[in-house]
RNA sequence: ACGGCUGUAGUGUAGUGGUAACAUCUGAGCUUCCCAAGCUUAUGUCCCGGGUUCGAACCCCGGCAGCCGUA
Numbered sequence: 001a002c003g004g005c006u007g008u009a010g011u012g013u014a015g016u017g018g019u020a021a022c023a024u025c026u027g028a029g030c031u032u033c034c035c036a037a038g039c040u041u042a043u044g045u046c047c048c049g050g051g052u053u054c055g056a057a058c059c060c061c062g063g064c065a066g067c068c069g070u071a
Base pairs, nucleotide, nucleotide: 001070002069003068004067005066006065007064010024011023012022013021018054026042027041028040029039030038047063048062049061050060051059
């Protein structure tokens, strides 16, 4: 320099055009003599910019970051 893959909550991941989700973490409550475990509930998320579309996490273009490969 070129090519490929990945980027979603504090963490690990699902979601391939129509209300962003699961587990975990954190706070509150229930339960218990206390702790742990369990149950309920709350907070918090689509890497950035532009385009297509009635509608974009998803499709297109550019950029950034990480990993792999080629020279």
Source information
Predicted 3D model of a 71-nucleotide RNA (transfer RNA) from a Candidatus Woesearchaeota archaeon. The coordinates come from a structure-prediction model, not an experiment, and the mean pLDDT is 81.